[in-house]
A computed fold for a 100-nucleotide RNA, annotated as Glycine riboswitch aptamer.

RNA sequence: UGACAAUACUCUGGAGAGUCUCAAUUUAUUUGGGCGCCGAAGGUGUAACACAGGCCGCAUGGCCUGCCUAUCUCUCAGGCAAAAGGACAGGGCAUACAAU
Numbered sequence: 001u002g003a004c005a006a007u008a009c010u011c012u013g014g015a016g017a018g019u020c021u022c023a024a025u026u027u028a029u030u031u032g033g034g035c036g037c038c039g040a041a042g043g044u045g046u047a048a049c050a051c052a053g054g055c056c057g058c059a060u061g062g063c064c065u066g067c068c069u070a071u072c073u074c075u076c077a078g079g080c081a082a083a084a085g086g087a088c089a090g091g092g093c094a095u096a097c098a099a100u
Base pairs, nucleotide, nucleotide: 001099006095007094009092010091011090012089013088018035020034021033022032023031024030036080037079038078042076043074045072051066052065053064054063055062056061
C1' cells in the first nucleotide's frame, strides 16, 4: 500500500400462500379451537459433484466406505391484506489477512 474471498454494519431490490371461521376478553401485532394453504428466517433429511481412505486394473478408469453441501426434501418452527420479517443479488464501508 492493501486485494479476491470471508465476516460485521449499511443502502437498494426481493417471492409464495385465508384481510378464513368460532369463542374468550386483560381490546392486544392478545389467547385458545377448527378447516385450508406457503417456503426464501432458522432447523430436519438426502442426492450429484468434489475430497479422504481402501480394493481392482497396463492405463483411461471402475467399485466400496466415510465426509461436505442445496434454491431439492420435510413443514418442527415461521408465515398466509398492509406493516414487519425475508433466502438471495447488487452497491458502499470497516476489520483481519494474502501479495508487493